[in-house]
Molecule: transfer RNA
Organism: Lachnospiraceae bacterium
RNA sequence: GGGAUCAUAGCUCAGCUGGGAUGAGCGUUCGCUUGACGUGCGAAAGGUCACAGGUUCGAACCCUGUUGGUCCCA
Repeated sequence: GGGAUCAUAGCUCAGCUGGGAUGAGCGUUCGCUUGACGUGCGAAAGGUCACAGGUUCGAACCCUGUUGGUCCCA
C1' cells in the first nucleotide's frame, strides 16, 4: 500500500436484507421474602446503534468517506 471482518446498555451479545432502542444474560438500584447474608420473585434506571455525510416517506440495517480493533496479501 491492497483486501476481509468487527464497532448496539457498565460487561458479553441478539436484532432473522428498511417501519417499536424491540431487546436477552450478567451487573447496578429499589421493593417483597430472611434474625442477617445469600437464594428466589417483582419493578426500575441505564443507549448520539464508533463518527460524518448521502439515499429513502422512513436507516442499527442500504451507499460513500473517516477513526479504532483483529486477520490475510504484498